[in-house]
Context: one part of a larger RNA
RNA sequence: GAACGAACGCUGGCGGCGUGGAUUAGGCAUGCAAGUCGAACGGGAAAGUCCACUUCGGUGGAUGAGUAUAGUGGCGAACGGGUGAGUAAUACGUGAGCAACUUACCUUCCAGUAGGGGAUAAGGCCCGAAAGGCCGGUAAUACCGUAUACGUUCCUGUCACCGCAUGACGACAGGAGGAAAGCUGGGGAUCUUCGGACCUGGCGCUGGAAGAUGGGCUCGCGCUCUAUUAGCUUGUUGGUGAGGUAACGGCUCACCAAGGCUAUGAUGGAUAGCUGGUCUGAGAGGAUGGUCAGCCACACUGGGAUUGAGAUACGGCCCAGACUCCUACGGGAGGCAGCAGUCUAGAAGCUUCGGCAAUGGGCGAAAGCCUGACCGAGCGACGCCGCGUGUGCGAGGAAGGCCUUCGGGUCGUAAAGUACUUUCAGCGGGGAAGAACCACGCAGGGGCCAAUACCCCCUGCGCCUGACGGUACCCGCAGAAGAAGCUCCGGCUAACUCCGUGCCAGCAGCCGCGGUGAUACGGGGGGAGCAAGCGUUGUUC
Numbered sequence: 001g002a003a004c005g006a007a008c009g010c011u012g013g014c015g016g017c018g019u020g021g022a023u024u025a026g027g028c029a030u031g032c033a034a035g036u037c038g039a040a041c042g043g044g045a046a047a048g049u050c051c052a053c054u055u056c057g058g059u060g061g062a063u064g065a066g067u068a069u070a071g072u073g074g075c076g077a078a079c080g081g082g083u084g085a086g087u088a089a090u091a092c093g094u095g096a097g098c099a100a101c102u103u104a105c106c107u108u109c110c111a112g113u114a115g116g117g118g119a120u121a122a123g124g125c126c127c128g129a130a131a132g133g134c135c136g137g138u139a140a141u142a143c144c145g146u147a148u149a150c151g152u153u154c155c156u157g158u159c160a161c162c163g164c165a166u167g168a169c170g171a172c173a174g175g176a177g178g179a180a181a182g183c184u185g186g187g188g189a190u191c192u193u194c195g196g197a198c199c200u201g202g203c204g205c206u207g208g209a210a211g212a213u214g215g216g217c218u219c220g221c222g223c224u225c226u227a228u229u230a231g232c233u234u235g236u237u238g239g240u241g242a243g244g245u246a247a248c249g250g251c252u253c254a255c256c257a258a259g260g261c262u263a264u265g266a267u268g269g270a271u272a273g274c275u276g277g278u279c280u281g282a283g284a285g286g287a288u289g290g291u292c293a294g295c296c297a298c299a300c301u302g303g304g305a306u307u308g309a310g311a312u313a314c315g316g317c318c319c320a321g322a323c324u325c326c327u328a329c330g331g332g333a334g335g336c337a338g339c340a341g342u343c344u345a346g347a348a349g350c351u352u353c354g355g356c357a358a359u360g361g362g363c364g365a366a367a368g369c370c371u372g373a374c375c376g377a378g379c380g381a382c383g384c385c386g387c388g389u390g391u392g393c394g395a396g397g398a399a400g401g402c403c404u405u406c407g408g409g410u411c412g413u414a415a416a417g418u419a420c421u422u423u424c425a426g427c428g429g430g431g432a433a434g435a436a437c438c439a440c441g442c443a444g445g446g447g448c449c450a451a452u453a454c455c456c457c458c459u460g461c462g463c464c465u466g467a468c469g470g471u472a473c474c475c476g477c478a479g480a481a482g483a484a485g486c487u488c489c490g491g492c493u494a495a496c497u498c499c500g501u502g503c504c505a506g507c508a509g510c511c512g513c514g515g516u517g518a519u520a521c522g523g524g525g526g527g528a529g530c531a532a533g534c535g536u537u538g539u540u541c
Base pairs, nucleotide, nucleotide: 001541002540003539004538006537007536008535009534010533013387014386015385016384017383018382019380020379026343027342028341030340031339032338035075036074037073040072041071043069048063049062050061051060052059053058082298083297084296092222093221094220095219096218097217098216101215102214106211107210108209109208110207111206112205113204114146116144117143124135126133127132152177153176154175155174156173157172158171159170162167182203183202184201185200186199187198190197191196224270225269226268231261232260233259236258237257238256239255240254241253242252243251273295274294275293276292277288278287279286280285300321301320302319303318304317323334324333325332326331351377353376354375355374359373360371361370362369363368390420391419392418393417400411401410402409403408424482426477427476428475429474430473434468440462441461442460443459444458445457446456447455485530486529487528488527489526490511491510492509496525497524498523499522500521506513507512
């Protein structure tokens, strides 16, 4: 000198863009942060309104409405969001490999979707204070057999071809194993129990091939300090066989062998999430990893599995522990390192805000619902940037302050005065872009089809949707009106005098000042530097 997630002191007008719990991975009140689908399924309300009856208390019916919806079922909840404890390598970065693998939803293609069965929530009844239990009982795209098998899996065989190798890919033949579910829109004839069958469209479902995307595994190289850590290792190192996994593998097990690593630093200890980047520096390098992006790890502490395409699962389950809360004392409940907020510790870090309008995500055929992701607003000079606090003229150089050699000098065109301007703030008026969609209506074209229904696609027009926000921006009004401080002045280092003090009080980054003329302490005047900031402290280069 530069920088900072800074803090402290004094001061403080406005705006834009960023940024804000670094300590206690300490404890948490309260609210919200993951739901959705009635076009999978069986049940199925209420208020209100109308009518009838009424002992005036009410009762019944219709509508509300097959609406709301608890439950079964599907998909999602493994994403998104947080934190950095652990981890020195099962991490990360980079470059390769998998002939050793997987991938729900999505896209393309091939083939199919036949025919049966038994339950169980819910709803009902009874018991019970409740939790819950008994009886009875119903549906499905829930569950379970059977049939079929274009592919597929396994076994056997043949052929062709490729690879560094274990072997891979392709074709053919034989054998064995293994699937499925319906929902919804339209329809001329035929049948009909008037539901439908049947034809057809859409969404699904099953088997398979390929793609895309996401993941899993393996290898090379790189990756802090410590030798005042020198030896470490028994599933350890390798083999055979088996099990297990989506998959290779001591991953696990049985048996066999005695190996494997290490001074090119094993093992142990300490510290630490890694990277893109960031800061500094001419560079080389050094330091660092907050915000943003990628990866990893974690979710009160430790352990475990279940479900699933995917978790060993932050707002799921089970066990143990610590802690907190409720209790009728028998027993239960909980997990903010999500967004706000609170307490503690601390020098120190914000609102218990608005909205799903945009972007994105989940579900749904769609309307739509959910979304503390996100978009916005609020608070903090925490940072960067921009703007303002006025401009021109104005000398008897006013008054006053300070200094003085008493002549004067200086503050100083500074003020006053005069002529103007009006940014920003204030008040009044106008007033956005961010909106593209989706859906719906109309028109045209195309696809499907027996069809000018329906459905799907494309195009055009119309219509609908804004939290921010009456914000940005524009116009007008008034009046210099509301808006300057902080540090320093001995040298380094830009800037000097007077008074007070008298090695005292004090200053100080280093050198050093102060003991009676202190440009170094304290104050006044003056000056220098930066400026809505200025200094100090801390840390890095």